[in-house]
RNA sequence: GGGCGGAUAGCUCAGUUGGUAGAGCACAAGACUGAAAAUCUUGGUGUCCCUGGUUCGAAUCCUGGUCCGCCCA
Numbered sequence: 001g002g003g004c005g006g007a008u009a010g011c012u013c014a015g016u017u018g019g020u021a022g023a024g025c026a027c028a029a030g031a032c033u034g035a036a037a038a039u040c041u042u043g044g045u046g047u048c049c050c051u052g053g054u055u056c057g058a059a060u061c062c063u064g065g066u067c068c069g070c071c072c073a
Stems, first nucleotide, its partner, number of pairs: 001072007010025004019056001027043005049065002052062002
């Protein structure tokens, strides 16, 4: 220098033809208990890496860029 993949909640990740952002774990509150653990109920607090564009509408499509990983040279 070229190619491919990834970036979404505190963590690990899903999001299948563009149409109200989700799961598990963790965390907080309540119930239960003598007190805890377990269990049950409730709660998402997010600039979907940044920028511009297409569109009535973008995490999703397109341009440029940043960071991480792999491959080629």

Record summary:
The RNA shown here (transfer RNA) has 73 nucleotides and comes from a Planctomycetota bacterium. Model confidence (mean pLDDT): 80 of 100. The RNAcentral record of the sequence draws on ENA. Rfam family: tRNA. Rfam links the family to the GO term triplet codon-amino acid adaptor activity. Lineage of the source: Bacteria > Pseudomonadati > Planctomycetota.